RNA sequence: GAGAGUGGGCAGGUGAUCGCUCCGGUCUUUGGACCGGGGAGGAAAGUCCGAACUCCAGAGGGCAGGAUGGUUCGUAACGCGAACUGGGGGCGACCCUAAGGAAAGUGCCACAGAAAACAUACCGCCCCGCUUCGGCGGGGUAAGGGUGAAAAGGCGAGGUAAGAGCUCACCGCCUGCCGGGUGACCGGCAGGGCAUGGUAAACCCCAUCCGGAGCAAGACCAAAUAGGGAAGCGUUCGAGGGCUGCCCGUCCGAGCUUCCGGGUAGGUCGCAUGAGGUGCCGGGCGACCGGCAUCCUAGAGAAAUGAUCACCACCGCCUCGGGCGGCUACAGAAUUCGGCUUACAGCCCACUCUCUUCU
Numbered sequence: 001g002a003g004a005g006u007g008g009g010c011a012g013g014u015g016a017u018c019g020c021u022c023c024g025g026u027c028u029u030u031g032g033a034c035c036g037g038g039g040a041g042g043a044a045a046g047u048c049c050g051a052a053c054u055c056c057a058g059a060g061g062g063c064a065g066g067a068u069g070g071u072u073c074g075u076a077a078c079g080c081g082a083a084c085u086g087g088g089g090g091c092g093a094c095c096c097u098a099a100g101g102a103a104a105g106u107g108c109c110a111c112a113g114a115a116a117a118c119a120u121a122c123c124g125c126c127c128c129g130c131u132u133c134g135g136c137g138g139g140g141u142a143a144g145g146g147u148g149a150a151a152a153g154g155c156g157a158g159g160u161a162a163g164a165g166c167u168c169a170c171c172g173c174c175u176g177c178c179g180g181g182u183g184a185c186c187g188g189c190a191g192g193g194c195a196u197g198g199u200a201a202a203c204c205c206c207a208u209c210c211g212g213a214g215c216a217a218g219a220c221c222a223a224a225u226a227g228g229g230a231a232g233c234g235u236u237c238g239a240g241g242g243c244u245g246c247c248c249g250u251c252c253g254a255g256c257u258u259c260c261g262g263g264u265a266g267g268u269c270g271c272a273u274g275a276g277g278u279g280c281c282g283g284g285c286g287a288c289c290g291g292c293a294u295c296c297u298a299g300a301g302a303a304a305u306g307a308u309c310a311c312c313a314c315c316g317c318c319u320c321g322g323g324c325g326g327c328u329a330c331a332g333a334a335u336u337c338g339g340c341u342u343a344c345a346g347c348c349c350a351c352u353c354u355c356u357u358c359u
Stems, first nucleotide, its partner, number of pairs: 001355010012312007020039008041330001045341002048339005053214004065210005070084005085099001086097004100205002105203002107199003122145002124141007153171002156168003172194001173192008218269004228260006240252004276295008314326005
């Protein structure tokens, strides 16, 4: 210098003008006006997991169904994260991994091929017999060829008629023991002569976990109308109502009054102090945890957070003093957190790897 790998961060800035919404204050003709203050994100998104919270259900246990699936740890919890183990990829930094069980059972394995699983034999090889010398028949074998994604341990030597774990060494596998590790697992020794093809994101088996609905949850206050319940008064011993300022009077007259409960419109809460953020110190490889200090940061209810101009920054082009142009990503809160996934213009920082050049 070039090309890569991993982790982290930013998400235009300042000023002016005109708006939008919420809160507080003052004034008000109750329409509003003025002043002050707050006003999107790293993903607010997808709604895919896990929880908080709320209501309903529930003695306990089981079946069915669903999810998860190496180990240990972290966490309120998780299907999330960290570290490690096994397997795979890369020269490497590093990355990927849905990674329990196939000697419990059942199923499937296209085409090709002799044979796809109680093994078998197309071409071969070997032995015996026959022969018209081209082969044919019987038997042995599975080393070689051929098929396939996959062929009954691999490879070498011995052995043999030819061969074969038939025998032996090494590797693999199985069984047992020993050592290391919390563990997944790793290492070693001895024995066995090879059994156990693959497939469980096929059924299934094993282990662990799981009640349902969701802030339109739910709680409180509570008009009008209709209806319900209780008590009292009343129906020729006339409650109540109209005329009326009141009494009398007169007319109508079977209901009237009070309380309670449910509940609609409407309103209030839930709802912004929380498994919270930042800084420092400490523990831990790490995820994370603890202590101290400090901060308060949208809360609408059909939904506000916008627009214009100037300068700077950024990007592109050129005649590289400067000028011109672009006007910038993905996207936008709605009960709240912890994750995951997806989208993203232009960049920045740290560490690491490989190659090349120079000293």
Molecule: Bacterial RNase P class A
Organism: Deltaproteobacteria bacterium